[in-house]
RNA sequence: AAAAUAGCUCAGUUGGUAGAGCAAUCCUCUCGUAAGGGAUAGGUCGCAGGUUCAAGUCCUGUUUUUAGC
Numbered sequence: 001a002a003a004a005u006a007g008c009u010c011a012g013u014u015g016g017u018a019g020a021g022c023a024a025u026c027c028u029c030u031c032g033u034a035a036g037g038g039a040u041a042g043g044u045c046g047c048a049g050g051u052u053c054a055a056g057u058c059c060u061g062u063u064u065u066u067a068g069c
Stems, first nucleotide, its partner, number of pairs: 001066004007022004016053001024040005046062005
């Protein structure tokens, strides 16, 4: 200095009800399997405070990881 958001990989615009892909479960398709199609579930946004009508986003502290000096 950067990063931390679903089991994994990652988005999230100027602060305005948190998303995608893969994986999981169910259904469909097939003689059967894989692939394909549809649906469902899954999150205290690292932790603790502050500002605000409203915070993943802004501010402060702190933890871990990565890179540099």

Overview:
The prediction has a mean pLDDT of 81. A computed fold for a 69-nucleotide RNA from a pig gut metagenome, annotated as transfer RNA. It matches the Rfam family "tRNA". The family's RNA type in Rfam is transfer RNA.